[in-house]
RNA sequence: AGUCAGCCGAACGAUCGCGGGCACAGGGCGAAAGCCCGUGCAUGAGGAAAGUCCGGGCUCCACAGGGCAAGGAUAACGGGUAACACCCGCCAGGGGCGACCCUCGGACAAGUGCAACAGAAAUAGACUACCCCGGCUUCCGGGGAAAAGGUGGAAAGGUGAGGUAAGAGCUCACCCGCCGCGUGGAGACACGUUGGUGCUGUAAACUCUAUCCGGAGCAACACCGUGGGAGAGCGUGAGGCCGGCCCGGCCGCUCUCGGGAGGUGGCUUGAGCCUGUCGGCAACGGCAGGCCUAGAUAGAUGAUCGUUCUCGACAGAACCCGGCUUACAGGCUGACUCAU
Numbered sequence: 001a002g003u004c005a006g007c008c009g010a011a012c013g014a015u016c017g018c019g020g021g022c023a024c025a026g027g028g029c030g031a032a033a034g035c036c037c038g039u040g041c042a043u044g045a046g047g048a049a050a051g052u053c054c055g056g057g058c059u060c061c062a063c064a065g066g067g068c069a070a071g072g073a074u075a076a077c078g079g080g081u082a083a084c085a086c087c088c089g090c091c092a093g094g095g096g097c098g099a100c101c102c103u104c105g106g107a108c109a110a111g112u113g114c115a116a117c118a119g120a121a122a123u124a125g126a127c128u129a130c131c132c133c134g135g136c137u138u139c140c141g142g143g144g145a146a147a148a149g150g151u152g153g154a155a156a157g158g159u160g161a162g163g164u165a166a167g168a169g170c171u172c173a174c175c176c177g178c179c180g181c182g183u184g185g186a187g188a189c190a191c192g193u194u195g196g197u198g199c200u201g202u203a204a205a206c207u208c209u210a211u212c213c214g215g216a217g218c219a220a221c222a223c224c225g226u227g228g229g230a231g232a233g234c235g236u237g238a239g240g241c242c243g244g245c246c247c248g249g250c251c252g253c254u255c256u257c258g259g260g261a262g263g264u265g266g267c268u269u270g271a272g273c274c275u276g277u278c279g280g281c282a283a284c285g286g287c288a289g290g291c292c293u294a295g296a297u298a299g300a301u302g303a304u305c306g307u308u309c310u311c312g313a314c315a316g317a318a319c320c321c322g323g324c325u326u327a328c329a330g331g332c333u334g335a336c337u338c339a340u
Base pairs, nucleotide, nucleotide: 001337002336003335004334005333006332007331008330010308011307012306013305014304015303016302018044019043021041022040023039024038026037027036028035029034046314050325051324053323054322055321056320057319058217059216060215061214071213072212073211074210075209077089078088079087080086091105092103093102094101095100106208107207111206112205113202114201115200127149128148130144131143132142133141134140135139157175158174159173160172161171162170176198177197178196179195180193181192182191183190184189221265222264223263224262229257230256231255232254233253234252239251240250241249242248272291273290274289275288276287277286278285279284309312
């Protein structure tokens, strides 16, 4: 001067306040269960709690089991994992002096489609120039030829030699790609090869191959459920309310359906965390010991004061977990590289 990995995310104290937990031979209510208040004790956001992008748990719906089709997802290889599009290792290609980093990395040699402009021609080809033959010879016609020019991102393997009328993998030497074979490897693949072959690109075009996938989501879902509504039954002409009175209007009880508002559960002990040890390059796994770490429902996690420092970023749980991605003041640790 850099590369990679891991970690921290102001610290300490006091007072007051709030959430949920436990205790109380404190008070109140209640028949009780219990509820409310008070007091005490310990406890109370994150590395991303975020985006909701993947994978699961859990719940309900559908479904005998299996297959096919449709639709979707994934994509070198080996391993890890509950699973994944994640992680580790490795291969190939690319970048860097290097530590190391990047890759949307199956198949276009199954078939189909597309390739603007330029160019004669875009999967097939004769515009110029070249060669041969003929003719009415500054030129025209027929043929050969992809070696030269020109166009293009891409022009029919590359370079050289032989060969030829001129040329051409037509032949040869070397090189490159693909196929086959051999050796090594767990495999992708690497190396070799008296063999064959020369095939444009594009699949973030259709398609093909392999593997996987039922749907909806905690506002899931389960239970309780005063009112209003609907239906059935019962009772009554009595009573109550409005009103000075009359007329007039409204009103009952039981059961069933239904389930608004509300309440309770789901709710936090879990693929959990820490330490040690063993296996493994690693991701990760086994064993032993220890630990319990928010759970609200209009939603607590705050305020003030004091001391100190490097003067403090992004940001706030809402069913839970594993990842990815994005945001982030600043700081710490370890390993390694390059230059002097």